[in-house]
RNA sequence: UCAUCAGUAGCUUAGUGGUAGAGCGGUUGGUUGUUAACCGAUUGGUCGUAGGUUCGAAUCCUACUUGGGGAG
Repeated sequence: UCAUCAGUAGCUUAGUGGUAGAGCGGUUGGUUGUUAACCGAUUGGUCGUAGGUUCGAAUCCUACUUGGGGAG
């Protein structure tokens, strides 16, 4: 330099045009002599950045940026 994959909650991740979800975690309550475990409630996101298309974008298009593996 070229082409390719990925970036979504604190972490691991689902979601291929119509209300952004799950597990773990945090907080809190119940239970217990205490802890753990268990049960309930609650807490969570400018969807990497900037534009474009669309009535409507995490999703489609373009550029940029960070990371992974690959070619020369």
Transfer RNA from Solanum lycopersicum, 72 nucleotides, folded computationally. Rfam family: tRNA. Rfam classes the family as a transfer RNA. The sequence is in RNAcentral, with records from Rfam.